RNA sequence: CGGAACGUAGCUUAGCUUGGUAGAGCGCUUGGCUGGGGGCCAAGAGGUCGCAGGUUCAAAUCCUGUCGUUCCGA
Numbered sequence: 001c002g003g004a005a006c007g008u009a010g011c012u013u014a015g016c017u018u019g020g021u022a023g024a025g026c027g028c029u030u031g032g033c034u035g036g037g038g039g040c041c042a043a044g045a046g047g048u049c050g051c052a053g054g055u056u057c058a059a060a061u062c063c064u065g066u067c068g069u070u071c072c073g074a
Base pairs, nucleotide, nucleotide: 001073002072003071004070005069006068007067010026011025012024013023020057028044029043030042031041032040033039050066051065052064053063054062
């Protein structure tokens, strides 16, 4: 320098193909059961989907640029 994959909650990730309410597990907070620890049950908080722009009535999803990580090639 060229190409590819990945980037979504504190962590691990689904959803992208086929645009239409942003989900799950673990963790966290509160309450309950238990003599305590551990465990279990219920409720809740936490995301402008790496960033910017475009298309669209509507974008995590499609298009363009860009940043980061990893890999391949030169």